[in-house]
Molecule: Guanidine-I riboswitch aptamer
Organism: Paracoccaceae bacterium
RNA sequence: UAGCAGGGCGCCUAGGGUUCCGCCGCGCAUGGGGUGUGCGGGCAGGUCCGAGAGGCACCACCGGCACGGCAAAUUCCGUCCGGCACACGGCGGGCCAAAAUCCCGGGAGAC
Numbered sequence: 001u002a003g004c005a006g007g008g009c010g011c012c013u014a015g016g017g018u019u020c021c022g023c024c025g026c027g028c029a030u031g032g033g034g035u036g037u038g039c040g041g042g043c044a045g046g047u048c049c050g051a052g053a054g055g056c057a058c059c060a061c062c063g064g065c066a067c068g069g070c071a072a073a074u075u076c077c078g079u080c081c082g083g084c085a086c087a088c089g090g091c092g093g094g095c096c097a098a099a100a101u102c103c104c105g106g107g108a109g110a111c
Base pairs, nucleotide, nucleotide: 007059008058010056011055012054015049016048020046021045022043023041024040025039026038027037028036029035061083062082063081064080066079067078068077069076086106088109092104093103094102
């Protein structure tokens, strides 16, 4: 300097906004209550979105002359044990109702 790799799904959380529900405010219908409805407000709530660098688990992959199966096993299948490290990060754009640690993106850049 170049190449390959650093895997996948699910559940959850940090976080996120406002479709729906709820709550609040103002009006309309009403004498009042109740109920309905219009506009508005993300509002410590529910539904919803949700992490490469957060959690849990499963699968995949790798290792183990360990154990078992088959005519046979360093090679196939299964069981068991272990490994699966490290990771600072814009601007801008995109999806859905909208936003976001979601996607572009282990990107640009930095070390």